Overview:
Transfer RNA from Trichechus manatus latirostris, 71 nucleotides, folded computationally. The prediction has a mean pLDDT of 81.
RNA sequence: GCGCUGGUGGUUCAGUGGUAGAAUUCUCACUUUCCAUGCAAGAGACCUGAGUUCAAUUCUCAGCCAGUGCA
Numbered sequence: 001g002c003g004c005u006g007g008u009g010g011u012u013c014a015g016u017g018g019u020a021g022a023a024u025u026c027u028c029a030c031u032u033u034c035c036a037u038g039c040a041a042g043a044g045a046c047c048u049g050a051g052u053u054c055a056a057u058u059c060u061c062a063g064c065c066a067g068u069g070c071a
Base pairs, nucleotide, nucleotide: 001070002069003068004067005066006065007064010024011023012022013021018054025043026042027041030038047063048062049061050060051059
């Protein structure tokens, strides 16, 4: 330099053109003499910009970051 893959709560991962789910984390309530466990509720996210579309996290383009292959 060229190509490929990925970017989603604090963390690890799903997901699909119609406002995003799980585990874990944090807060609080219950249980317990206390802790732990268990259970209930809540908090918390689509890398950035542009385009297409009635509607974009999803499709297209550009950029940034990370990884990887070739040179």